[in-house]
Context: one part of a larger RNA
RNA sequence: GAUGAACGCUAGCUACAGGCUUAACACAUGCAAGUCGAGGGGCAGCAUGUUGGUUGCUUGCAAUCAACGAUGGCGACCGGCGCACGGGUGAGUAACGCGUAUCGAACCUGCCUCAUACUCGGGAACAGCCUUGCGAAAGUAAGAUUAAUGCCCGAUGUUCUUCAUUUUCCGCAUGAGAGAUGAAGCAAAGAUUUAUCGGUAUGAGAUGGCGAUGCGUCCCAUUAGCUUGUUGGCGGGGUAACGGCCCACCAAGGCAUCGAUGGGUAGGGGUUCUGAGAGGAAGGUCCCCCACAUUGGAACUGAGACACGGUCCAAACUCCUACGGGAGGCAGCAGUGAGGAAUAUUGGUCAAUGGACGGAAGUCUGAACCAGCCAAGUAGCGUGCAGGAAGACGGCCCUCUGGGUUGUAAACUGCUUUUAGUUGGGAAUAAAGUGCACCACGUGUGGUGUUUUGUAUGUACCAUCAGAAAAAGGACCGGCUAAUUCCGUGCCAGCAGCCGCGGUAAUACGGAAGGUCCAGGCGUUAUCC
Numbered sequence: 001g002a003u004g005a006a007c008g009c010u011a012g013c014u015a016c017a018g019g020c021u022u023a024a025c026a027c028a029u030g031c032a033a034g035u036c037g038a039g040g041g042g043c044a045g046c047a048u049g050u051u052g053g054u055u056g057c058u059u060g061c062a063a064u065c066a067a068c069g070a071u072g073g074c075g076a077c078c079g080g081c082g083c084a085c086g087g088g089u090g091a092g093u094a095a096c097g098c099g100u101a102u103c104g105a106a107c108c109u110g111c112c113u114c115a116u117a118c119u120c121g122g123g124a125a126c127a128g129c130c131u132u133g134c135g136a137a138a139g140u141a142a143g144a145u146u147a148a149u150g151c152c153c154g155a156u157g158u159u160c161u162u163c164a165u166u167u168u169c170c171g172c173a174u175g176a177g178a179g180a181u182g183a184a185g186c187a188a189a190g191a192u193u194u195a196u197c198g199g200u201a202u203g204a205g206a207u208g209g210c211g212a213u214g215c216g217u218c219c220c221a222u223u224a225g226c227u228u229g230u231u232g233g234c235g236g237g238g239u240a241a242c243g244g245c246c247c248a249c250c251a252a253g254g255c256a257u258c259g260a261u262g263g264g265u266a267g268g269g270g271u272u273c274u275g276a277g278a279g280g281a282a283g284g285u286c287c288c289c290c291a292c293a294u295u296g297g298a299a300c301u302g303a304g305a306c307a308c309g310g311u312c313c314a315a316a317c318u319c320c321u322a323c324g325g326g327a328g329g330c331a332g333c334a335g336u337g338a339g340g341a342a343u344a345u346u347g348g349u350c351a352a353u354g355g356a357c358g359g360a361a362g363u364c365u366g367a368a369c370c371a372g373c374c375a376a377g378u379a380g381c382g383u384g385c386a387g388g389a390a391g392a393c394g395g396c397c398c399u400c401u402g403g404g405u406u407g408u409a410a411a412c413u414g415c416u417u418u419u420a421g422u423u424g425g426g427a428a429u430a431a432a433g434u435g436c437a438c439c440a441c442g443u444g445u446g447g448u449g450u451u452u453u454g455u456a457u458g459u460a461c462c463a464u465c466a467g468a469a470a471a472a473g474g475a476c477c478g479g480c481u482a483a484u485u486c487c488g489u490g491c492c493a494g495c496a497g498c499c500g501c502g503g504u505a506a507u508a509c510g511g512a513a514g515g516u517c518c519a520g521g522c523g524u525u526a527u528c529c
Stems, first nucleotide, its partner, number of pairs: 001528003005525005012381005018374002020339001025337003029334003034081003039078002042074002046072003049068009088292003097217008107209002112205008120154004130143005160185009170175001190197003218264003225255003230252004235247003267289004271282004294315005317328004345371001347370003353367001354365004384415004394406005419470001421465001423463003429456001432453002435450007473518005478499003484513005494501002
């Protein structure tokens, strides 16, 4: 000098950042991922309408009951997209994990953009609803019936995939691109407000991912030898793809004092702290990458996961139970217990930014934006300003009728009013977006008018009023080290970072007066340079 700090004393305001470093310990409760009726069958609930009945009667209105999915809409269900993002944590990992550079002629890529071509004909089911069972519950079985952008079959398939023949051209190699001929194989879905949104195949792009390699990446040699799928080959399997990734066979290799193997420790980087630098140390907040989601294992679905709020199995733990059987996973946001020197609210809003779905309106969003708590950090402001004595009172000291110091300090006089307080006004963030109407180009854009949308917030900010009014402490004073005297104590009580101080004149202990240094903080402790 620094800190995600803690502790002691003290504490006026504002802004901006920060806040479980310990038990990757256990978790009550609420919320954190839904959305689409413009894919579908339907109608549990709500509203509207129609029809019928009953009652009241003002004789066509009200109330009430029932029926009809007819309309708005919609719980549950089928289906699509999303749930692999966003958010958390750092346990594991010394590794192509990360950083940097290069390669993939060995690869994949939903949504998005561009281009070309197409979107024809049929069928069988399963949820839901209904019926009947079982079960305490979680849930589950059977039968009947049914729709779709769900599933299946057929047609067409230029392209595409595989195989065979062949031409041309390029590359560091395996080899790649383009073209011709033949054979085999593979598509599609509709919706509505009729203007759009979709669907299928192929090619290209963009984005994202995957793989390979060079170099770099902590400590211990009181760790010296390690290795049998081990090292390589051939042939296969598997994968989006290369590869002992896996397997059969063959060979006997491969690594290592330029530190293999083993052990310990640890997420890596951008960065941060310190230092003149070279270096040394750290990796909290923010950004990038990785890994993990009670512990261990596994796959399914999918463009993408071996999936935090999905599935299955095993284990530990907790809970429910009618004892037969079931349920759960905060290292999401709050919050609780525990651990600890120690770390916050069971808050508000989707207004903005961003994300998911949707044609849109919109819905969801503990992402995000805000507010609350905390001197835990940095910065700013204030706690008044000017005048005022050969210098009041009081305190302290001395060589004591006196003097020194506190000290222009106070009183007193004049002035100001930041901030806090009173009273009143009052934003920007929306230059965006939505709806409606119109216009232009001409098909999804732009423009005009109008309507509407603000959580924070009656906040920031501005003005007004009164009044010096409401606002200073902490540590130190032997040397290092800026700042000294008196009293008390008497090797006691105590101090102390080091040297050391204290045994009767202690500038070192305790108090007082005075002083020094910092100041809304000051000291102590811990750690790094």
The part of an RNA shown here (small-subunit ribosomal RNA, 5' domain) has 529 nucleotides and comes from an uncultured bacterium. The RNAcentral record of the full RNA draws on ENA, Greengenes and SILVA. Model confidence (mean pLDDT): 84 of 100.